Small-subunit ribosomal RNA from an uncultured prokaryote, 1466 nucleotides, folded computationally. The sequence is in RNAcentral, with records from ENA. Its mean pLDDT, the model's own confidence on a scale to 100, is 84. It matches the Rfam family "Bacterial small subunit ribosomal RNA".

RNA sequence: AGAGUUUGAUCCUGGCUCAGGAUGAACGCUGGCGGUAUGCCUAACACAUGCAAGUCGUACGAGAGUUUUUAACUCAAGUGGCGGACGGGUGAGUAACACGUGAGAAUUUGCCUUUAGGAGGGGGAUAACAGAGUGAAAACGCUGCUAAUACCCCAUAUGCUUUCGAGUGAAAUGGAUUUAUUCGCCUAAAGAGAAGCUCGCGGCUGAUUAGCUUGUUGGUAAGGUAAUGGCUUACCAAGGCGACGAUCAGUAUCUGGUUUGAGAGGACGAUCAGACACACUGGAACUGAGACACGGUCCAGACUCCUACGGGAGGCAGCAGUGGGGAAUUUUCCGCAAUGGGCGAAAGCCUGACGGAGCAAUACCGCGUGAGGGAAGACGGCCUAUGGGUUGUAAACCUCUUUUCUCAGGGAGGAACUCAAUGACGUUACCUGAGGAAUAAGCAUCGGCUAACUCCGUGCCAGCAGCCGCGGUAAGACGGAGGAUGCAAGUGUUAUCCGGAAUCACUGGGCGUAAAGCGUUCGUAGGCGGUUUGUUAAGUUGGAUGUUAAAUCUUUGAGCCCAACUCAAAACAGGUAUCCAAAACUGAUAAACUAGAGACAGGUAGAGGCAAGUGGAAUUCUGCAUGUAGGGGUAAUAUCCGUAGGUAUGCAGAGGAACACCAAAAGCGAAGGCAGCUUGCUGGACCUGUUCUGACGCUCAAGAACGAAAGCGUGGGUAGCGAACGGGAUUAGAUACCCCGGUAGUCCACGCCCUAAACUUUGAACACUAGGUGUUGGUGGCUUCGACCCCAUCAGUGCCGACGCUAACGCAUUAAGUGUUCCGCCUGUGUAGUACGAGCGCAAGCUUAAAACAUAAAGGAAUAGACGGGGACCCACACAAGCGGUGGAGCAUCUGGUUUAAUUCGACGAUAAGCGAGGAACCUUACCUAGGCUUGACAUCCCGGGAAGAUCACCGAAAGGUGAUUGUGCCGUUAGGAACCCGGUGACAGGUGCUGCAUGGUUGUCGUCAGCUCGUGCCUUGAGGUGUUCGGUUAAGUCCGUGAACGAGCGCAACCCUUGUCGCAAGUUGCAUAUUUCUUGCGAGACUGCCGGUUCUAAAUCGGAGGAAGGUAAGGAUGACGUCAAAUCAGCAUGGCCCUUAUGUCCAGGGCGACACAGGUGCUACAAUGGCCAGUACAGUGGGCAGCCAAGGAGUAAUCUGGAGCUAAUCCCCAAAACUGGUCCAAGUUCGGAUUGAGGGCUGCAACUCGCCCUCAUGAAGUUGGAAUCGCUAGUAACCGCAUAUCAGCCAUGGUGCGGUGAAUAUGUUCCUGGGUCUUGUACUCACCGCCCGUCAAGUCAUGAAAGAUGGGGGUGCCCGAAGUCCUCUUAGCUAUUUAUAGCGGGGGCCUAAGGCAAAACCAUUGAUUGGGACUAAGUCGUAACAAGGUAUCCGUAGGAGAACCUGCGGCUGGAUCACCUCCUU
Repeated sequence: AGAGUUUGAUCCUGGCUCAGGAUGAACGCUGGCGGUAUGCCUAACACAUGCAAGUCGUACGAGAGUUUUUAACUCAAGUGGCGGACGGGUGAGUAACACGUGAGAAUUUGCCUUUAGGAGGGGGAUAACAGAGUGAAAACGCUGCUAAUACCCCAUAUGCUUUCGAGUGAAAUGGAUUUAUUCGCCUAAAGAGAAGCUCGCGGCUGAUUAGCUUGUUGGUAAGGUAAUGGCUUACCAAGGCGACGAUCAGUAUCUGGUUUGAGAGGACGAUCAGACACACUGGAACUGAGACACGGUCCAGACUCCUACGGGAGGCAGCAGUGGGGAAUUUUCCGCAAUGGGCGAAAGCCUGACGGAGCAAUACCGCGUGAGGGAAGACGGCCUAUGGGUUGUAAACCUCUUUUCUCAGGGAGGAACUCAAUGACGUUACCUGAGGAAUAAGCAUCGGCUAACUCCGUGCCAGCAGCCGCGGUAAGACGGAGGAUGCAAGUGUUAUCCGGAAUCACUGGGCGUAAAGCGUUCGUAGGCGGUUUGUUAAGUUGGAUGUUAAAUCUUUGAGCCCAACUCAAAACAGGUAUCCAAAACUGAUAAACUAGAGACAGGUAGAGGCAAGUGGAAUUCUGCAUGUAGGGGUAAUAUCCGUAGGUAUGCAGAGGAACACCAAAAGCGAAGGCAGCUUGCUGGACCUGUUCUGACGCUCAAGAACGAAAGCGUGGGUAGCGAACGGGAUUAGAUACCCCGGUAGUCCACGCCCUAAACUUUGAACACUAGGUGUUGGUGGCUUCGACCCCAUCAGUGCCGACGCUAACGCAUUAAGUGUUCCGCCUGUGUAGUACGAGCGCAAGCUUAAAACAUAAAGGAAUAGACGGGGACCCACACAAGCGGUGGAGCAUCUGGUUUAAUUCGACGAUAAGCGAGGAACCUUACCUAGGCUUGACAUCCCGGGAAGAUCACCGAAAGGUGAUUGUGCCGUUAGGAACCCGGUGACAGGUGCUGCAUGGUUGUCGUCAGCUCGUGCCUUGAGGUGUUCGGUUAAGUCCGUGAACGAGCGCAACCCUUGUCGCAAGUUGCAUAUUUCUUGCGAGACUGCCGGUUCUAAAUCGGAGGAAGGUAAGGAUGACGUCAAAUCAGCAUGGCCCUUAUGUCCAGGGCGACACAGGUGCUACAAUGGCCAGUACAGUGGGCAGCCAAGGAGUAAUCUGGAGCUAAUCCCCAAAACUGGUCCAAGUUCGGAUUGAGGGCUGCAACUCGCCCUCAUGAAGUUGGAAUCGCUAGUAACCGCAUAUCAGCCAUGGUGCGGUGAAUAUGUUCCUGGGUCUUGUACUCACCGCCCGUCAAGUCAUGAAAGAUGGGGGUGCCCGAAGUCCUCUUAGCUAUUUAUAGCGGGGGCCUAAGGCAAAACCAUUGAUUGGGACUAAGUCGUAACAAGGUAUCCGUAGGAGAACCUGCGGCUGGAUCACCUCCUU
């Protein structure tokens, strides 16, 4: 210090998440030691048991005990004194003078310190105790006795009060002893410390809480208090608080500090320390110096316990401990040795304060679990390319050490109290010795962020996950293993806080389009404010003083071996109060100024506003006239109007609404908005003058006014238009778009509504910062005869543009630049501008305005593509123009489907289907049935035997099995070896089994389309662009020109092959009389080279000449980067998986040839441009020895025979259409040949399933083919035959080649298809076969409403009212004495806790039903949006409709395209 995550990629905005630190923590796994800390955060829930506050006999009188008695000592209930107001706990309440900090005045103060003074004289009781009682108990009367440092009276006093006369008012001469002191008592003053009170300032949330308050605010008087004070009461006044947030509601002890952070800040307030509050809940006082009192009292309430039912007792938020709650928090320990506290003269007693120990890895800190050597790099594990690698010097093994551990011995400090005595901890810390590597390592992670990788298993399952995401058969992400990484007695997870987050921005953010400028103006409070001078000193600045407790933090030093920890010293900082000083700035005040602002005078322009009047054109309607059959409307129709006379035309009239041209980029207005003309009233602006005032200003919460359209109310009006509605079309439907009608409304008056894409998506004001060019309204200057023109300036309104700014787009003196002031607004998306509440409204609704929940994105700008029922240009047998087909028939063949034991498998739009297959009768063959084999049909290695081989017999469908005969080879060192055969053993063979979505290779397609890229440079923050665009041109990114590009590569072209012309050379088997033809080889030739036109003089193009050929001469081969997870594991190769007496292999037979049907590709036809018969002619590829086969002969023919020739320019295979003559005469034929019957031929072990050919006979459909669709631009289409590969033969009508005959048409690019380039829009990028909206149906979740129901806290009113203070009483009774008073008691009153009743408000929970919302791999209906999204979208409003939505009115561009106008730039 950053990182991940929105996208195909980019920049930005913006959220979510992570890495860090922390904790009084908890949970999982694991666990050696020590030190120091810490340990109920939840139920202020309830508590058994023990302890936590007593002490004093030197205040007092009894009593008891010990001692031998006087006497002494000890114990001690009671009276009395002091202390139980400290210490300890907790954080419920409290938003407050409670706390913090700093000031202050009207007070009190036991013990302590200091000073001064005093203590004279009297008195009566009472507990204990004794007696007799009540009661279960707790406890309580009654009678009698007694003491005091208990209580009372008199006197006196410095004191206090005072009306100055006076009044009031104290004590214990006690206790102790060593007889000299000491401890006490009373009064007064002072101090220290403590306490009470007041004030300034400071620190939470909510306005969906805006008004609150009656002792309330103040005064007077009185009461009360230690003291001020409405603290309380009476009277008087009507105040007091509040937008600087009162009141109300919620939450909460506050602080020093802790934690985080660079800091500013944020969060927290355990332990330690200061303050406050509380003590079962509520109320109250008493005592006392101090309490309204944790271990005191009284009352009420709840709860628990005892009870004889009459009545009593209790309060762990003290220390332990128990139950309960909870994720969760310890021992019913030791000791007063230390420190501190209470009492005491002291000894001493008490002290769960405290000091210690125990439990807990809860935290921090420290130590250890060994160190050195040790390679055969052991075994084992894991991986492997099988070579090895890794675990790994790790282990074993050798040497050494003993922190820790065990045992034994020694052994502190803490102790200070004159001496002595005194240690819980403590068999402690620590030291010494002995023993032995001995007793001691885990947890998490390993896809990225983030350090660390492989194998196996699993197969969108199981599971993981902080975010992104992983898992669908080869998972570094799941589970296990090996290995690695991180930390380490811990380690991970969870929770919470800060940080990162500049993500609430003071430091330190924004608002044109990302969230965000109020629709506009006026304006109050508030904030801010021109120039000069003086004064002041509030702000400001400096200095000084006080304070800001200690601890903590920081620095330095020291003590525990170190550290944590502890001790000491120093120091910082900010705050606050007072004093002094300064006077620049801000403020205040006084005086002045004119540059801001305003006033005045003179002019100017204007759809500025309101009211009244008035004008013409047009639509509609009415009347009359002319006139007759249509009109109207649409893409095309129809509804509709019209013979009852329409439409059209003419004349006349009625009525309403809106104002053509001018007109504009213009003008005015705060905005909304404003348009015929005239008049009246009226607001503002600008210019000039520089006459006046003299800062009068700017911006503005609250508030007020205005505010398009739609809508609402009342009353008018209604020509046109026109939501709703009706009808007609369109459509699958059409609640729409289109058409015919048409009501509200649109118009007027008055009153509401108050919203718009109310937009410049840009708040207002002021100042500054290059210019250029239009235009509107002024003014000045120069000049002119004049209108102009020109220059300057002020105020508006447009465009372009520099600096600058911006994420970019863009803005740019009319800022989105640079600054100042003020206001408004924003903080991920959805839920939602919704719910609830409140205000406004007649209503519609508007304003204000959330949350639960869901989610990791949503969004802006720009980029590259792709796409568009966007645009421009160009090309192609793409269309058009033509020729011939397919689709109809029969057959062939392939495919689907069906069938089957099997009909093996693959290929499926174009880019599968006469395709793999360029030859399925057996074989092929992969399929089925049956029969066999198991190291195998095939390969290598090992062992044994045998040459190999040949012949025969039997069984069997064959494979195979059994047996017989024959044979003895080659090399040789004589052991054996090579080839081959048989048998055996195990490694292995084998697989056309799966995965083409694991692959190689190959291929198809876009497409022979003209594209696809790179280097350097330049531009951009960047993706990226430029180059490759543009103007021409081309078949072409072909070339030329221009140009921030210059070059280059793969493609194009060319180079290669064939054909066409010529020359030369050679020539067999070709030719041969000669030129020539032919064959082979080598050359020439064509390059826009020449001429002319066009174009920029270029590239090029058009025409021409010459030429065999002319602009690529024709054809072929050649296929860029890439796309389709395209095809192929069955051609081959190959990873992984699977089978192994079978998914391998052998064999026989069958199947691949089935057949209702459907599709593709072809052949043959339907005939006269023809069929048939007869005659006659002309090729080129190519092939041929298990071959081609001549002549001749036989057969109707297939074919047979025959044998010449040929290993081929030698021989053979070897033409048809055409041409000539004849015949047929428009018909299912002399067309057509399917089908079927009979007879033959050929191949082959074999022709049934299942071959081809021939002859005779048979003679089906079919008369040119619907919608639709295919090929072809010249030697092409069409027609005609020939050859060949495969091959024994052939299902070949197929494939590949060859030649023969040989056309038609192209005006052209509007349209269809495909492609290319540029541009534009985009919400698409799996890229339009895209994306995406809403209803309905199903499930889940949270939430609103709801008749109500339940609960809670607080307030108000009324009733009742304990205890208790205070007040009061003609007060029974008791006591006392000073006999008239006091006290107790009793009665009454005010206040009041608790309780009851009542009506409201608020909050929470719940509620049949209901509303919308969110989410959920494959539900339904449509297709609203994104492209002109197929009716441009959107905003407001109103109506309608299954739904998205549609329509009306007004508005915006955040609309594409085309045209025009205007302006600007060059």